[in-house]
RNA sequence: GCGUGAAUGGUGUAACGGCUAGCAUUGAAGCCUUCCAAGCUUUAGACCCGGGUUCAAUUCCCGGUUCACGCA
Numbered sequence: 001g002c003g004u005g006a007a008u009g010g011u012g013u014a015a016c017g018g019c020u021a022g023c024a025u026u027g028a029a030g031c032c033u034u035c036c037a038a039g040c041u042u043u044a045g046a047c048c049c050g051g052g053u054u055c056a057a058u059u060c061c062c063g064g065u066u067c068a069c070g071c072a
Base pairs, nucleotide, nucleotide: 001071002070003069004068005067006066007065010025011024012023013022018055026044027043028042029041030040031039048064049063050062051061052060
């Protein structure tokens, strides 16, 4: 340099074009317990960036950035 794939809460990950973006973990508060751990309830926190298509984009298209793999 070329090709393929990936990018979503602090972390790990889901999501037919029709979202108020789900789950686990984590943090906070409470319950339980003699205390701790475990458990239960509530709550906080995310779509890599810029364009395009569309009534509507995390999702499709183009470009960029970063990472992984392959080729040279």
Record summary:
This is a predicted structure of a 72-nucleotide RNA (transfer RNA) from a Candidatus Kariarchaeaceae archaeon. Rfam family: tRNA. Rfam classes the family as a transfer RNA. The prediction has a mean pLDDT of 82.